[in-house]
């Protein structure tokens, strides 16, 4: 900066000591130690690597996940509804791989 994927998936242990969930609102998590590092564990998106009826399997090498749907709305079109507010699409911006 580009293409991909993000509604499935998966947790324990030491350290360490206030926040943490990217931003704003919202609303959660957090001394019955959040958040981060490190071990083992484990899920399986991208790479790789093996097979292939080319549809898709297997595997766990390098990355990277393992609390709430990227927690949920933030913009923009559509539908329902008095009307709060509910869906549905799409973008935006984040996250991840890959070049």
């Nucleotide at each position: 900066c580009u293409c991909a994927u993000c509604a499935c998936g998966a947790g324990g242990a030491g350290u360490u000591g206030a926040g943490g969930g990217a931003c704003c609102g919202g609303c959660c998590c957090g001394a019955c130690g959040a958040c981060a590092c490190u071990c083992c564990a484990g899920c399986a998106a991208c790479c790789a690597c093996c097979c292939u009826c080319c549809g898709g399997g297997g595997c766990a090498g390098g990355u990277g996940c393992u609390c709430c749907a990227u927690c949920c709305g933030g913009c923009a079109g559509g539908c329902g509804g008095c009307a709060g507010c509910g869906c549905c699409u799409g973008a935006a911006a984040g996250a991840u791989g890959a070049g």